[in-house]
RNA sequence: CAUCUAGAGGGGUGGAGGGAAAUGGCCCGACGAAGCCCCGGCAACCAUCCGAACGACUCCGGUCGCGAGGAAAGGUGCCAAGUCCAUCAGAUCCGGACCGGUCUGAAAGAUG
Numbered sequence: 001c002a003u004c005u006a007g008a009g010g011g012g013u014g015g016a017g018g019g020a021a022a023u024g025g026c027c028c029g030a031c032g033a034a035g036c037c038c039c040g041g042c043a044a045c046c047a048u049c050c051g052a053a054c055g056a057c058u059c060c061g062g063u064c065g066c067g068a069g070g071a072a073a074g075g076u077g078c079c080a081a082g083u084c085c086a087u088c089a090g091a092u093c094c095g096g097a098c099c100g101g102u103c104u105g106a107a108a109g110a111u112g
Base pairs, nucleotide, nucleotide: 001112002111003110004109009039010038011037012036013035017028018027019026022087023086024085025084040079041078042077045075046074048071049070050069054065055064056063057062083108088105089104090103091102092101093100
């Protein structure tokens, strides 16, 4: 700096936790959590390949740049729930406040 409401799980091992941290919620878990291993898959960030359109040049054959989009066997990542939800600020709904709902942004985090 970009993206984060899409997508994609089986087996073995293991044996009680897990959903980043804190608090509160809500979930997942002995019909077997985390971790580790194997296999499979998703995606398209990096690399690679193809490439519409456009631009430049041209000896008119093309070449170069850029590049919508596509492929994907390599490098990462990911494969319950929106980053599971809230937390801070603002807007809005309610005559006002609290609570609550909705939206936007921030913060924190994840991946590249």
The RNA shown here (SAM riboswitch aptamer (S box leader)) has 112 nucleotides and comes from a soil metagenome.
The coordinates come from a structure-prediction model, not an experiment, and the mean pLDDT is 81.